[in-house]
RNA sequence: CAAGUAGGACAAAUGAUCGCGGCUGCCAGACCGAAAGGCGGCAGACGAGGAAAGUCCGGGCUUCACAGGGCAGGAUGCCGGAUAACGUCCGGUGGAGGUGACUCCAAGGCCAGUGCAACAGAAAUAAACCGCCCGGUUUACCGGGUAAGGGUGGAAAGGCAGUGUAAGAGACUACCGCCCUCAAGGUAACGAGAGGGGCACAUGUAAACCCCAUCCGAAGCAAGACCAAACAGAGAACGAUAGGUUUGCCCGACCUGUUUUCAGGUGGGUCGCUUGAAGCUGCUGGUAACAGCAGUUCUAGAUAGAUGAUCAUUCGUGCAGCAAUGCACCGACAUAACCCGGCUUAUCGCUGCGCUUGCAUA
Numbered sequence: 001c002a003a004g005u006a007g008g009a010c011a012a013a014u015g016a017u018c019g020c021g022g023c024u025g026c027c028a029g030a031c032c033g034a035a036a037g038g039c040g041g042c043a044g045a046c047g048a049g050g051a052a053a054g055u056c057c058g059g060g061c062u063u064c065a066c067a068g069g070g071c072a073g074g075a076u077g078c079c080g081g082a083u084a085a086c087g088u089c090c091g092g093u094g095g096a097g098g099u100g101a102c103u104c105c106a107a108g109g110c111c112a113g114u115g116c117a118a119c120a121g122a123a124a125u126a127a128a129c130c131g132c133c134c135g136g137u138u139u140a141c142c143g144g145g146u147a148a149g150g151g152u153g154g155a156a157a158g159g160c161a162g163u164g165u166a167a168g169a170g171a172c173u174a175c176c177g178c179c180c181u182c183a184a185g186g187u188a189a190c191g192a193g194a195g196g197g198g199c200a201c202a203u204g205u206a207a208a209c210c211c212c213a214u215c216c217g218a219a220g221c222a223a224g225a226c227c228a229a230a231c232a233g234a235g236a237a238c239g240a241u242a243g244g245u246u247u248g249c250c251c252g253a254c255c256u257g258u259u260u261u262c263a264g265g266u267g268g269g270u271c272g273c274u275u276g277a278a279g280c281u282g283c284u285g286g287u288a289a290c291a292g293c294a295g296u297u298c299u300a301g302a303u304a305g306a307u308g309a310u311c312a313u314u315c316g317u318g319c320a321g322c323a324a325u326g327c328a329c330c331g332a333c334a335u336a337a338c339c340c341g342g343c344u345u346a347u348c349g350c351u352g353c354g355c356u357u358g359c360a361u362a
Stems, first nucleotide, its partner, number of pairs: 001358005008351001010349001012314007020047002023044005029039001031038002049333001053344002056342005061220004073216005078092005093107001094105004108211002113209002115205003129150002131146006158176002161173003177199001178197005185190001224271004233262006242256005278297008315331002317328004
């Protein structure tokens, strides 16, 4: 210098004017409302994100349910650790890829049972189509042996070389693979290494049913708590003994007033609501995730939803131009709704740091 790899920070800047949201302080009312509560003016400081998104996991919080256990259903699935918890994170083991830095893996069990494996192929879990060899007829054919060779297939009963044989075959031997046993070491997953088994322990698939182990009560802030017009309900008091409906009449049945209390409760209002497993800085412990301690900061709370618009200067991008410069309805993805921890997805640019490989120079 080039290519790559891993992991961070920021998310155009500054100023002015107008506007919006809640908060604090001051001022004011013959204001609105039944009440609860709300409203006006001035001033001040503050007012989206790294993902606020998808709502995919986990927790806090709330209401309901709940002795204990089981079934069903769902999730997870190598080991150890972190954590409030997790399907997340960290560190390892094993496997796969890469020259390497590094990356990826849903990584228990198909010797519990069941299912599936198209097409091709003689045959797909069961083997003789061709070929090879032996025997009988000796040309066609018949019986037997054979999985070394050909062919089919993703897969054909360890691979390869030799010995052996009628031809062959783990039948036997070396190497590799596989399985079993022992085992330095390691908390563990695992395993340096040693020995044994000729391998009939005969395929794959569990993100197929299933089996095993572990975990999970349900619903969600429109949760929920409180205040409380209207409205229907119950009681009491007062008034009337009437009227209305039901068939023309009788009986019977039903309905109808005012005030007040109680319990419930819609519209409406208040709380929940943002101080929290919080952020930042430093130190300590730990390989790390993370934890502890000290100091410091307070940083949106709307309710149909505010966080915006315009102008100026600068910055960046695109286009034009030799250039100065000019033009642009150019400025990523996207906008809180109870709050946190994660994951996933989207993203114009800009900027540090660690590491790897190649080339060049000294």

Model confidence (mean pLDDT): 75 of 100.
A computed fold for a 362-nucleotide RNA from a Lachnospiraceae bacterium, annotated as Bacterial RNase P class A.
A source record names the gene rnpB.
Its Rfam family is "Bacterial RNase P class A". By type it is a ribozyme.